[in-house]
c-di-GMP-I riboswitch aptamer from Candidatus Tharpella aukensis, 88 nucleotides, folded computationally.
Rfam family: c-di-GMP-I riboswitch aptamer. Rfam links the family to the GO term cyclic-di-GMP binding.
RNA sequence: UGCUGAAAAAGCCACUCCCGCCGGAAGACGGGGUCGGAAAGCCACGGGUCUUGUCACUAACAUCAUAAAAGACAGCCGGGUUGCCUUU
Repeated sequence: UGCUGAAAAAGCCACUCCCGCCGGAAGACGGGGUCGGAAAGCCACGGGUCUUGUCACUAACAUCAUAAAAGACAGCCGGGUUGCCUUU
């Protein structure tokens, strides 16, 4: 320097839930917390899920289709990009 990530160490992140707060919602943010994580850092590019809307149908709901107007999830999978440690 490269490969690898089984076990170890240092540091890091933080599901569910609770409190506060923002939003119409999916959800976001802050604090507590700790199920887990080797990219659980970042990017909605492909697929997917969810919210809202629209078309058709319906008494209505549901359902199908759709994104022509819009959003959420990177802790669903793939892809891109950056990066800590690596004694044994």
The sequence was found by an Rfam model in a public genome assembly. The coordinates come from a structure-prediction model, not an experiment, and the mean pLDDT is 76.